[in-house]
Context: one part of a larger RNA
Molecule: large-subunit ribosomal RNA, domain II
Organism: Armatimonas sp.
RNA sequence: GCCUGCGAGUUAACGUAUGUGGCAAGCUUAAGGGAUAGAUUCCCGUAGGCGCAGCGAAAGCGAGUCAGAAAAUGGCGUAGACUUCGGUCUAUAGUCGCAUGCGUUAGACCCGAAACCGCGUGAUCUACCCAUGGUCAGGUUGAAGCGAAGGUAAAACUUCGUGGAGGACCGAACCGGUGUACGUUGAAAAGUGCUCGGAUGAACUGUGGGUAGGGGUGAAAUGCCAAUCGAACGCGGAGAUAGCUGGUUCUCCUCGAAAUGCAUUUAGGUGCAGCGUCAUGUGUUUACCGUCGGAGGUAGAGCACUGAAUAGUCAAUGGGCCUUCCCGGGUUACUGAGAUUAAUCAAACUCCGAAUGCCGACGGUCUAAGCAUGGCAGUGAGACAGUGGGGGAUAAGCUUCAUUGUCGAAAGGGAAACAGCCCAGACCCACCGCUAAGGUCCCUAAGUAAUGGCUAAGUGUAAAAGGAUGUGGGAGUACGUAAACAGCCAGGAUGUUGGCUUAGAAGCAGCCACCAUUUAAAGAGUGCGUAACAGCUUACUGGCCGAAUGUACUCCUGCGCCGAUAAUGUAAGGGGGCUCAAGCCAUUUACCGAAGCGUGGGAAGGCAUCCUUUUAGGAUGUCUUGGUAGAGGAGCGUUGUAUGCGGGCUGAAGCGUCAGCGGAAGCAGGCGUGGACUGCAUACAAGUGAGAAUGCAGGC
Numbered sequence: 001g002c003c004u005g006c007g008a009g010u011u012a013a014c015g016u017a018u019g020u021g022g023c024a025a026g027c028u029u030a031a032g033g034g035a036u037a038g039a040u041u042c043c044c045g046u047a048g049g050c051g052c053a054g055c056g057a058a059a060g061c062g063a064g065u066c067a068g069a070a071a072a073u074g075g076c077g078u079a080g081a082c083u084u085c086g087g088u089c090u091a092u093a094g095u096c097g098c099a100u101g102c103g104u105u106a107g108a109c110c111c112g113a114a115a116c117c118g119c120g121u122g123a124u125c126u127a128c129c130c131a132u133g134g135u136c137a138g139g140u141u142g143a144a145g146c147g148a149a150g151g152u153a154a155a156a157c158u159u160c161g162u163g164g165a166g167g168a169c170c171g172a173a174c175c176g177g178u179g180u181a182c183g184u185u186g187a188a189a190a191g192u193g194c195u196c197g198g199a200u201g202a203a204c205u206g207u208g209g210g211u212a213g214g215g216g217u218g219a220a221a222u223g224c225c226a227a228u229c230g231a232a233c234g235c236g237g238a239g240a241u242a243g244c245u246g247g248u249u250c251u252c253c254u255c256g257a258a259a260u261g262c263a264u265u266u267a268g269g270u271g272c273a274g275c276g277u278c279a280u281g282u283g284u285u286u287a288c289c290g291u292c293g294g295a296g297g298u299a300g301a302g303c304a305c306u307g308a309a310u311a312g313u314c315a316a317u318g319g320g321c322c323u324u325c326c327c328g329g330g331u332u333a334c335u336g337a338g339a340u341u342a343a344u345c346a347a348a349c350u351c352c353g354a355a356u357g358c359c360g361a362c363g364g365u366c367u368a369a370g371c372a373u374g375g376c377a378g379u380g381a382g383a384c385a386g387u388g389g390g391g392g393a394u395a396a397g398c399u400u401c402a403u404u405g406u407c408g409a410a411a412g413g414g415a416a417a418c419a420g421c422c423c424a425g426a427c428c429c430a431c432c433g434c435u436a437a438g439g440u441c442c443c444u445a446a447g448u449a450a451u452g453g454c455u456a457a458g459u460g461u462a463a464a465a466g467g468a469u470g471u472g473g474g475a476g477u478a479c480g481u482a483a484a485c486a487g488c489c490a491g492g493a494u495g496u497u498g499g500c501u502u503a504g505a506a507g508c509a510g511c512c513a514c515c516a517u518u519u520a521a522a523g524a525g526u527g528c529g530u531a532a533c534a535g536c537u538u539a540c541u542g543g544c545c546g547a548a549u550g551u552a553c554u555c556c557u558g559c560g561c562c563g564a565u566a567a568u569g570u571a572a573g574g575g576g577g578c579u580c581a582a583g584c585c586a587u588u589u590a591c592c593g594a595a596g597c598g599u600g601g602g603a604a605g606g607c608a609u610c611c612u613u614u615u616a617g618g619a620u621g622u623c624u625u626g627g628u629a630g631a632g633g634a635g636c637g638u639u640g641u642a643u644g645c646g647g648g649c650u651g652a653a654g655c656g657u658c659a660g661c662g663g664a665a666g667c668a669g670g671c672g673u674g675g676a677c678u679g680c681a682u683a684c685a686a687g688u689g690a691g692a693a694u695g696c697a698g699g700c
Stems, first nucleotide, its partner, number of pairs: 001700006011106013026050003032044004036039001054061002064076004079090004109247002112244001116237006127211009136201001138170003141166001145162006174198003179194004213229001215225003222231001250635006260273005274379002276376007285369001287365008300352001301350002306346003310342005318334001319332005382407010412423003427602004432598003438592003441576003447589001449588006460578001466562002470559010487544005493517003498512003523538001527536002603625009636689001638686010654673005660667002
C1' cells in the first nucleotide's frame, strides 16, 4: 500500500414542542400486593402528582387579595353576549400513555493530549558513599637521605658514589573516546578501521551493602536514577479536560442561508438580533408601475457667512530720514489693518441646489409575497468586479466603509487556458428548430458577404513625456498671368576700414549708433571664412521659365512613425497566416453559436376547478423542479421478536454467472456450486448501512 472484518448522536431521568391514542372538569397511579393459561397478561393499591382560583414573604383570606389608618389609591387576579336584572345562551381543557424533534444532568457522537493527584515498584544501568578483595608488561629519569674524597677552626660548600622519590617520563594490559573515514531500512537502537589521551593514581576493577521521585546522587552537564528525566516507572482517580484538529456509514423529493449589528478576559468561541426552514393563524397587509403629497442639504455650483488665497488701486497704524524748544510739519521702491476692483479654493464654508434613493395616500399590474406566534437550525474567517469615499504614494491580487452584481452554494456558451469578467440559471430523454454573448480564410461550426472610407506601421498583435515636410479630412491667412514659389543667369554698389575698443577689429571678438548717397536693387550686414584683409554666400533687385488652381504658413481632426532594454526558446494575435485584409471606422444583410427559448415524449412538486367510494385516488388547467451549511417530507435495505401464510435433500442459506424489473436505495427469475435451513405480509425492537478518522485487528 491493497483486501477482508470491526469502527462514531446511545441510554436514563426531568423539561418543552409536535403527531397520535385513552379518559375528561377531571386525569393518573408509585412502592407494594394478589391471580393465572407464566407473559407485550389480568386485578388490586389513591400515598402522591398535574389541572379546575387567585393574592400575600407568611399566618391567612378568597373572586378577590396584598400594600395602606382607610370604604382613598394602586399592584396582581376575576370569560363573553343578551337581559324584563330573575336569568338565558355561548365559551372555558386538562391529564395519562406511545412516537418523534430539541434542551438539561449524566463520559452523552467517536478517537486524540501535554499535564495534575494517590498508592506502590525500582540504584542488577548509572551517580555518590560504605565494607571487603583484586590489577597495573617493559623501559627511562634519578628528589631527600646516607657513604667516601676534597674542603673548613668547626660548619657551609664541591665532587664521586649509593639510594630509589614522583597526582615524574616513554609505552602494552587496563581505563578512556581526540580527529577522520565508513556505517545511517547499520554487523550494532551509539559500532568498526586508522589516529589519539591516561596508564603508581583525585588510578582501574570484582563481590556485598546504602541513598527513591514534592526525592536521591551530582569535581555541576539540568547530568544520572534500568535504551525513559526541567522531574522515573507501574497501577488507580479516569471514558481527567480539550471554546482545538480529524472522522461520522443507504436512497430520493421540496425549500434553502450566512460570513452582518450589538455585547463579551472577546476577537478562529459564545449570547441576542438579522438571514433559512417547518407548523398554525391572518388573508393582499408584500413587490413593481403610474399619479399626487412630503422631508432632506449630497453631486454640481457659488462666494452672501466662516476661513484660505493672487494681482492692482486707495489707505489708517507703525518704522526710517529731514525739520523742530514744544506742539507739529514734510518725505519715503519700508510695513500694510481696512475698503475696493478683477480672478480663485474648501470633508469639518453655503446666498443656492439636482438626479437617484426614502416616507405616505390613491389607482393599476399581479398571486410571485408580507406579517404574527411557536418547533428546529446553520451563519457570525468572506472573495473579486463596477460605482461613491477614507487610509496608502488619486501604489498593491493592499486595507476599511457604502451600494449593486457574481462566486461562495452555479453547471452550460464566450474571454486560447482562467472561482469572482460577458452571456445565461442544468427535472429527464431527442442524430429536431430559433437565438444570446461571441463569432463566420484554415486549425474550428458559420460570408474569402456587400457598400464607402482609412492605415503601410505586420500598426493591428503592450506603454508616457517629448519629437517629426508620414498620410487622409476640415477651417483660415498671405502671395500669384500686372508672372507667384523653387531653380538658372546677372547685379548685390558708394561715403566707409562708421565711431569706440584693440597688437589688429576692414559688414561678421566685443560696445555704441544703425545714417546718407547712387539706384531696378543692395543691411554700417544672414552665415562660412582671414592674424587682420581677401574670398564664398545671403537679404534685396532685374531677366529666363511658366502654374486655369499654383505657392507659403497657421489651427482643428482621423489613422500611423520614433521614443521601445531581461533573463531555457519565437513567446505581448492561441497558431498557420493576413495588406482595396483575414487590420481599423461607418452602414447593410445572411449564417454559426449555450444545458437559454421553442417542439415532441416522460417524471415529480405547489395551487385552482371538477370527478369519484369520505380519507386515499383520478382528470383538466396553470406555475414550478441548480444548490453547500441547514430545515422539512417519503422510502430502500440489515438483525431480531410477535401473529398469519409459505418454501426446502425431487436440494435451504451462502457463493458464481446470465441481454430481467424498478424513479433511487434496491428486487426477482434461470443455470451452476453448495449440502440444511429459510422466505413473504403486517406490527414492533434495534449492537441497523463505511472509503476516508497519520483509524483498529488479521492476511497478502